[in-house]
Predicted 3D model of a 357-nucleotide part of an RNA (small-subunit ribosomal RNA, central domain) from a Candidatus Uhrbacteria bacterium. Its Rfam family is "Bacterial small subunit ribosomal RNA". The literature on the family includes a 2001 paper in Science by Yusupov et al., "Crystal structure of the ribosome at 5.5 A resolution". Model confidence (mean pLDDT): 82 of 100.
Context: one part of a larger RNA
RNA sequence: UUGGGCGUAAAGCGUGCGCAGGCUGUUUUGUAAGUCAUUUGUUAAAUCUUCAGGCUCAACCUGGAGACUGCGGGUGAUACUGCAAAACUAGAGGAUGGGAGAGGUAGAUGGAAUGCCCGGUGUAGGGGUUAAAUCCGUUAAGAUCGGGUGGAACACCAAAAGCGAAAGCAAUCUACUGGAACAUACCUGACGCUGAUGCACGAAAGCAUGGGUAGCGAAUGGGAUUAGAUACCCCAGUAGUCCAUGCCGUAAACGAUGAGUGCUAGGUAUUGGCAGUAUCGACCCUGCCAGUGCCGUUUAACCAAGCUAACGCGUUAAGCACUCCGCCUGUGUAGUACGGCCGCAAGGCUAAAACAU
Numbered sequence: 001u002u003g004g005g006c007g008u009a010a011a012g013c014g015u016g017c018g019c020a021g022g023c024u025g026u027u028u029u030g031u032a033a034g035u036c037a038u039u040u041g042u043u044a045a046a047u048c049u050u051c052a053g054g055c056u057c058a059a060c061c062u063g064g065a066g067a068c069u070g071c072g073g074g075u076g077a078u079a080c081u082g083c084a085a086a087a088c089u090a091g092a093g094g095a096u097g098g099g100a101g102a103g104g105u106a107g108a109u110g111g112a113a114u115g116c117c118c119g120g121u122g123u124a125g126g127g128g129u130u131a132a133a134u135c136c137g138u139u140a141a142g143a144u145c146g147g148g149u150g151g152a153a154c155a156c157c158a159a160a161a162g163c164g165a166a167a168g169c170a171a172u173c174u175a176c177u178g179g180a181a182c183a184u185a186c187c188u189g190a191c192g193c194u195g196a197u198g199c200a201c202g203a204a205a206g207c208a209u210g211g212g213u214a215g216c217g218a219a220u221g222g223g224a225u226u227a228g229a230u231a232c233c234c235c236a237g238u239a240g241u242c243c244a245u246g247c248c249g250u251a252a253a254c255g256a257u258g259a260g261u262g263c264u265a266g267g268u269a270u271u272g273g274c275a276g277u278a279u280c281g282a283c284c285c286u287g288c289c290a291g292u293g294c295c296g297u298u299u300a301a302c303c304a305a306g307c308u309a310a311c312g313c314g315u316u317a318a319g320c321a322c323u324c325c326g327c328c329u330g331u332g333u334a335g336u337a338c339g340g341c342c343g344c345a346a347g348g349c350u351a352a353a354a355c356a357u
Base pairs, nucleotide, nucleotide: 003329004328005327006326007311008310012325014201015200016199017198021194022193023192025088026087027086028085029084030083031082033081034080035077036076037075038074039073040072041071042070048066049065050064051063052062053061054060091191092188093187094186095184096183097182103177104176105175106174107173108172109171110154115149116148117147118146119145120144121143125136126135162169163168206247207246208245209244210243211242215241216240220236221235222234223233258324259323260322261321262320263319266295267294268293269292270291271290272289273288274287275286276285306313307312330357331356332355339350340349341348342347
């Protein structure tokens, strides 16, 4: 619960695709279902309102008139909504063209660095810390030179830069492949927006099977510190981190801000495209479109408006409106119990109450 809200107070689903449903551009004609007007029937009696009358009054009773609410029929109106038909091009989609990009998947290749192995030189230390010790080293370490091997990650470029629905994406090359922007205005002709249920994707950690394992490193062992030290520091180090396949489905999954459309001063920086000017040409400069950032306030005055509890937001709105979806309703109990569905498990999703205040 016909209300008010959702950046930070409770509240935007992690993200997309999309069936049903809701909403839906411009013009004309028809129809008249919704809508509006009018008329008629019905809406039992009693009750209710009102007027008059009867019991001496009243309650009560009798008679007349009326009303509420809805339904049916007739006649009419046609602005809006619906339905039918026809047309249009501003929404949407397609076509063509030249560009941008760490968008995705697969394969191949590369250099730097760490570790390990082999060989050379060389000798007593190295490592580590606030200081030490555990630890490594005369079976020759550390250092240095050459060779080999293996795994993981890609310095500089690098940016408030770019791409992607989000998660996310960065060495180089190749193959396949998705999307967006711009320009032209050639084609289709409202084909659109949102989206309960549903489906798909979804960091890290974790799980299953099989590989791989250089470095790092939960757990664990040891050394320190300390009153203690199940820690912080040090020496080691298993799972894991990596690959393939299959699960899991959660995050401060954040812009803590759902999607779409239209409208409402600017300034500045930057990315992509186009046009103009200029030029031998390119840059510069000016304008348009699409993104990504910042500023937008104090004084007498310029230093938008508006919104907000304030902070702040401010054409990338948290301004002004409309459409659709999701969600909130004091705190604790509790994102818990029970039940259901999903999962190998871990657990996830849905989701209370008693009681206390």